Annotation:
The prediction has a mean pLDDT of 79. This is a predicted structure of a 406-nucleotide RNA (Bacterial RNase P class A) from a Cellulomonadaceae bacterium. The RNAcentral record of the sequence draws on ENA. The gene name in the source record is rnpB. The organism belongs to Cellulomonadaceae, within Bacteria.

[in-house]
RNA sequence: CGAGACGGUUGGACGGUCGCGUUGCUGGAACCAGUCGGGCUUCGCCCGUCAAGGCCUGCACCGAGGAACGUCCGGGCUUCGCAGGGCAAGGUGGUGGCUAACGGCCACCCGGGGCAACCCGCGGGACAGUGCCACAGAAAACAGACCGCCUGCCUUCGCUUCGGCGGCGGCAGGUAAGGGUGAAACGGCGGUGUAAGAGACCACCAGCGCCCCCGGUGACGGAGGCGGCUCGGUAAACCCCACCUGAAGCAAGGUCAGACAGCACGCGCUAGAGGGCGGCCCGCCCGAUGCGUGCGGGUAGACCGCUUGAGCCUCGCGGCAACGCGAGGCCUAGAUAGAUGACCGUCACUCGCGGCCCGGCAACAGGCCACGAGCACAAAACCCGGCGUAUAGGCCGUCUCGUCCG
Numbered sequence: 001c002g003a004g005a006c007g008g009u010u011g012g013a014c015g016g017u018c019g020c021g022u023u024g025c026u027g028g029a030a031c032c033a034g035u036c037g038g039g040c041u042u043c044g045c046c047c048g049u050c051a052a053g054g055c056c057u058g059c060a061c062c063g064a065g066g067a068a069c070g071u072c073c074g075g076g077c078u079u080c081g082c083a084g085g086g087c088a089a090g091g092u093g094g095u096g097g098c099u100a101a102c103g104g105c106c107a108c109c110c111g112g113g114g115c116a117a118c119c120c121g122c123g124g125g126a127c128a129g130u131g132c133c134a135c136a137g138a139a140a141a142c143a144g145a146c147c148g149c150c151u152g153c154c155u156u157c158g159c160u161u162c163g164g165c166g167g168c169g170g171c172a173g174g175u176a177a178g179g180g181u182g183a184a185a186c187g188g189c190g191g192u193g194u195a196a197g198a199g200a201c202c203a204c205c206a207g208c209g210c211c212c213c214c215g216g217u218g219a220c221g222g223a224g225g226c227g228g229c230u231c232g233g234u235a236a237a238c239c240c241c242a243c244c245u246g247a248a249g250c251a252a253g254g255u256c257a258g259a260c261a262g263c264a265c266g267c268g269c270u271a272g273a274g275g276g277c278g279g280c281c282c283g284c285c286c287g288a289u290g291c292g293u294g295c296g297g298g299u300a301g302a303c304c305g306c307u308u309g310a311g312c313c314u315c316g317c318g319g320c321a322a323c324g325c326g327a328g329g330c331c332u333a334g335a336u337a338g339a340u341g342a343c344c345g346u347c348a349c350u351c352g353c354g355g356c357c358c359g360g361c362a363a364c365a366g367g368c369c370a371c372g373a374g375c376a377c378a379a380a381a382c383c384c385g386g387c388g389u390a391u392a393g394g395c396c397g398u399c400u401c402g403u404c405c406g
Base pairs, nucleotide, nucleotide: 001402002401003400004399005398006397007396008395009394010393012347013346014345015344016343017342018341020063021062023060024059025058027056028055031054032053034050036048037047038046039045040044065377069388070387072386073385074384075383076382077249078248079247080246084282085281086280087279089245090244091243092242093241094108095107096106097105098104109123110121111120112119113118124240125239129238130237131234132233133232146179147178148175149174150173151172152171153170154169156167157166158165159164187205188204190202191201192200206230208227209226210225211224213222214221215220253304254303255302256301262295263294264293265292266291267290274286275285276284311330312329313328314327315326316325317324318323349374350373351372352371354369355368356367357366359364
């Protein structure tokens, strides 16, 4: 200098004018609501006073995100349920840690990709069972003979040193080493052996099983010995195994205010209608002017939940890390038809074009100036931890490979 890999962070700034929301404070008092007192034609109204919830004025602090999106996981919280047994259903799937938990994160193991940094993995089981592997091929799981190779017999042709040898064709038997098909063909390579072959046998490998040693918390890795001779693939197919699993959800659920009109039908009243417990069964419990269905009528306003959190920041210690512990500091939206906006100016950033300066042989790098255009994805609504998706551009760090110079 070039090409890459991984991670972190930011995602506009400042000033001015006008305009918003919560909270707090100062001040105000016409109206609504409220306290007290009095009056009247008494359940309502009028007058006065006090106070200040709504209301008005002024000031102060604070006011959208890294994803607020998706609603895919896990929880906090709320309600239902006294718990139990079984079946089914769903989720996860190497090992060890982290965490409130998770299908998340960290580290490691194995397998695959890459020169490497690193990246990927629906990572338990194919000897419990069932299914599938198109086409091609002889044959796709204990399968199989198309072309071949060998032996014997028959027929025919040629040669002959008359012993026999060779060729074509047919039949019978042996064979799976060679060739072909395919994604994949029942180990590889070199020999022995054979009529020709074949793990039939042998040496060396690979795989598998067993024994034992070393390292590691473990998955697993490494070394040695023995041995049959080798027993496809697919579970992201059904399935088996191991572990895990209440439901519904802030429109949850509460408080206050307000309003109410019934009619019909069905079932039932302890010999039990109906209800409760994720689905089903068993079991258990509650249960009577009761339960359910249809038609019809009325009310629906205010407040809580609602933001102090498994919270954030800094430092120290422990740990490879995720993260944990300790100390100190901070308080950063809580709306309810739903607030944070508009305009102007200057700057920053990106792109385009042009000029100047500087280093350099040059390519090119850097800096400055002027003009023009642009400036990502996008938005709380109970909260939090993750994952997935979208994202113009800027900054920072670590590592790998290549080239050149010293």